This is a predicted structure of a 106-nucleotide RNA (SAM riboswitch aptamer (S box leader)) from a soil metagenome. Its mean pLDDT, the model's own confidence on a scale to 100, is 81. The RNAcentral record of the sequence draws on MGnify. Rfam family: SAM riboswitch aptamer (S box leader). From the family's description: The SAM riboswitch is found upstream of a number of genes which code for proteins involved in methionine or cysteine biosynthesis in Gram-positive bacteria.

RNA sequence: UUUCAUCCAGAAGAGGCUGAGGGAACGGCCCAAUGACGCCUCGGCAACCAGCGGAGGCCCGCUACGGUGCCAACUCCGGCCCUGUGGAAACCAGGGAAAGAUGAGA
Numbered sequence: 001u002u003u004c005a006u007c008c009a010g011a012a013g014a015g016g017c018u019g020a021g022g023g024a025a026c027g028g029c030c031c032a033a034u035g036a037c038g039c040c041u042c043g044g045c046a047a048c049c050a051g052c053g054g055a056g057g058c059c060c061g062c063u064a065c066g067g068u069g070c071c072a073a074c075u076c077c078g079g080c081c082c083u084g085u086g087g088a089a090a091c092c093a094g095g096g097a098a099a100g101a102u103g104a105g106a
Base pairs, nucleotide, nucleotide: 001106002105003104004103005102006101007100013042014041015040016039017038021031022030023029026078027077028076043071044070045069048067049066050063051062052061053060054059075099080096081095082094083093084092
């Protein structure tokens, strides 16, 4: 870079270090010196890979030693398109796309 799958589940946090921004970008709205974000240790959640069993269309169940991932807010919300309501716009609701994240493969 590309392909596929998932993204409204999770009562999944303590300690230490550091010290000003952080939540991808933009707009909003939040978090943050009562110390956020980040790093380390321990802990946990989950079940993508994995292991075991079953079934036969590619699914279901169980496990959690191992490889990842994750532990504020739905991917925090929105931007673009379509539909509904509406005379129209705005707002609102629903669906999709784009972008992004994670895993597995190339």